[in-house]
RNA sequence: GGAGUCGGUUGGGCGAUCGCGGGCGCGCAAGCGUUCGAGGAAAGUCCGAGCUCCACAGAGCACGGUGCUGGGUAACGCCCAGGCGGGGCGACCCGACGGAAAGUGCCACAGAAACAUACCGCCGCAGCCAAUGCGGUAAGGGUGAAAAGGUGGUGUAAGAGACCACCGGCAUGCCGGGUGACCGGCGUGGCCAGGUAAACCCCACCGGGAGCAAGGCCAAAUGAGAGCCGACCGACAGGUCAGGGGCUGCUCGUCCCUCGAGCUCCAGGUAGGCCGCUAGAGCCGGCAGGCAACUGUCGGCCCAGAUAGAUGAUCGCCACCCCGGCGAUGCCGGGGUACAGAACUCGGCUUACAGACCGACUCGCGCC
Numbered sequence: 001g002g003a004g005u006c007g008g009u010u011g012g013g014c015g016a017u018c019g020c021g022g023g024c025g026c027g028c029a030a031g032c033g034u035u036c037g038a039g040g041a042a043a044g045u046c047c048g049a050g051c052u053c054c055a056c057a058g059a060g061c062a063c064g065g066u067g068c069u070g071g072g073u074a075a076c077g078c079c080c081a082g083g084c085g086g087g088g089c090g091a092c093c094c095g096a097c098g099g100a101a102a103g104u105g106c107c108a109c110a111g112a113a114a115c116a117u118a119c120c121g122c123c124g125c126a127g128c129c130a131a132u133g134c135g136g137u138a139a140g141g142g143u144g145a146a147a148a149g150g151u152g153g154u155g156u157a158a159g160a161g162a163c164c165a166c167c168g169g170c171a172u173g174c175c176g177g178g179u180g181a182c183c184g185g186c187g188u189g190g191c192c193a194g195g196u197a198a199a200c201c202c203c204a205c206c207g208g209g210a211g212c213a214a215g216g217c218c219a220a221a222u223g224a225g226a227g228c229c230g231a232c233c234g235a236c237a238g239g240u241c242a243g244g245g246g247c248u249g250c251u252c253g254u255c256c257c258u259c260g261a262g263c264u265c266c267a268g269g270u271a272g273g274c275c276g277c278u279a280g281a282g283c284c285g286g287c288a289g290g291c292a293a294c295u296g297u298c299g300g301c302c303c304a305g306a307u308a309g310a311u312g313a314u315c316g317c318c319a320c321c322c323c324g325g326c327g328a329u330g331c332c333g334g335g336g337u338a339c340a341g342a343a344c345u346c347g348g349c350u351u352a353c354a355g356a357c358c359g360a361c362u363c364g365c366g367c368c
Stems, first nucleotide, its partner, number of pairs: 002363009012318007020037007039339001043350002046348005051211004063207005068082005083097001084095004098202002103200002105196003119141002121137006149167006168192002170189008215275004225265004229260001230241004242258006282301008319337008
């Protein structure tokens, strides 16, 4: 100096003016002062929890999810460490990574045949020594991503794990190492007739439902419900009187009413207000344990809480990048500086992101 791999940090700075939301103080109030005010993803709402309400004897079915081992954690489908498989010269990266001898389905095109099969070829028999037919054969050819373990031999009509040696795989027994996944070694068995389970399925394990518009408290207006209500007497029971109406046209009698935008009480709960609501599995630093994820302990810190939703705008100077001009290692002018944006709160994952910076490591090249 070139090409890369992995991990991390940052996400413009300063000042002035105006404006917005929360807390505190002052003020009768209007308001004033002071202080705090987005993110690494606040996003997608994909997992896991806290919290709240509802449901719930237990078990099973269905449905959904997870799927190598050990550890971390409140928990997880997350993280760390490891095993195995695959990729890369390498640093390193990727993997839903249980089961295909329980069953079912599927395997495009090509090919005779995709799991049970003979197209060409080879061999035998029949046939006329032919054409052709029947049978054997996966050793050779051809098709395909994939076709009967591989090589050599024995064997045979030709062949074939049919048999033998070696190699590869699988199963199994023993020994050794490891907490374990698994690894190494020795032996045995012709067991070697495919793949596919983010296809149905089988096995093991896990899972009640809804979500802060959860949920709780206070509570207008209107409406609903209950009680009381002509006058007088009476402690009550009741009595007397007055008015209106019905039975009836009238009287008696009897029954009903005197009851209207009335007064008092009251449950639920709408508008509205308050709580939930932000001090928390919190953040920073030191020390200790651990390979690490992480944990323990000590010290320090307080870091948005709105409710139609504040966190902004303008100007000046500076920083970086691009373009143009010039009197050119600078100056002047113009433009640009991402993705995005809290709404109950955490732990993760995933996705988006202009640019700037730091650390560790790998492979070439050149020079000393």